[in-house]
Background
The prediction has a mean pLDDT of 75. A computed fold for a 165-nucleotide RNA from a soil metagenome, annotated as Lysine riboswitch aptamer. Of the family's consensus pairs, 100% are formed in the model. Rfam family: Lysine riboswitch aptamer. From the family's description: Riboswitches are metabolite binding domains within certain messenger RNAs that serve as precision sensors for their corresponding targets.
This record gives sequence, C1' cells and structure tokens, in this order.
RNA sequence: GUAGAGGCGCGACCUCCAAGAGUAGGCAAACGUAUUGUGAAGGGAGUUUCGUUUGACUGAAAGGGGCUGGUCGCCGAAGUUCGUAUUCGUUUCCUUCCGACGAAUGUGAAUUGGUUGCCGCGGCUAAAUCCGCGGGACUGUCACCGGUAACCGGUGGAGUGCUAC
Repeated sequence: GUAGAGGCGCGACCUCCAAGAGUAGGCAAACGUAUUGUGAAGGGAGUUUCGUUUGACUGAAAGGGGCUGGUCGCCGAAGUUCGUAUUCGUUUCCUUCCGACGAAUGUGAAUUGGUUGCCGCGGCUAAAUCCGCGGGACUGUCACCGGUAACCGGUGGAGUGCUAC
C1' cells in the first nucleotide's frame, strides 16, 4: 500500500406501525386584557389584539421511536464531549437589533473494539425499550501464563488495533 474479519455489526433513505392525542389549533359562550428575555428602538389597535375557563362541537402535525420490511453505502463503519465558523428556527400583539436556547453543515482536539427490552446516574422528550457515562453479561482480537494439541481456561490491553499478501 492492497484485500479482509468481528454480528440483533454501523449509518442514510423509503415503507409500515405504535405513541404523540382527543393534545395544539379551529368553532361557540363567558370573563379578563395592551402584555418581551427584570433588554433596546419603532409601530398597531380598544366593536380590535391577546389570554383564561367551559362545551355531550370539531380536530392535526413535527421531532423522537420500533429484536417491521426493503434499497444503498460501509467495518472509526459510526457515536459522544468541548471549542469555533456559517445558516436556519424558537423566545412579545407586530417589525428590527441584542441576548438566551435548539438544530443542520464544516472544522480543531479528546474519547469509545462491538452488542445489550440487565443495574445505577444523567440528558432530551409527551413518554420511552431513545441518547450518553459507569458497572455487569455476551462476543471478536492481540499479548502473557496454564492444560500435549485441536481447542479450553485465567490475567491484561485497545481499532493510531488485528489477519493475509
């Protein structure tokens, strides 16, 4: 440098399904009301705007998820944390600026061999069987030790590894 291996193997997209949820919103009525993030500036309007409650009325969606299936690309596949750049979104009755929060993409550093409807802690969320960390279990790989060997067992390490050429 090339080609490979680990298995509920990794990721993306599509399909199906559950949940989200009888929730948000709409409609009707009643009551209240001029309201930012302890920010700033400029507006709007009072028969309005916005909010709350009630109703045997009406009624979604997104993100996230799955021991559903299929296709594609793969074996640092990929994930996470911190920093940074750009873009988008949320945050008031509306607009702009600032701040805060979230998401996507790129980039730098660090870290994780893989899986896990097990246990604990934390995060996101409507929730979780989702995500992360630690532990346990299973599993692959290398080194050392023991058993005659095939293979088995024990201890330890990490993919910047291992095997073959």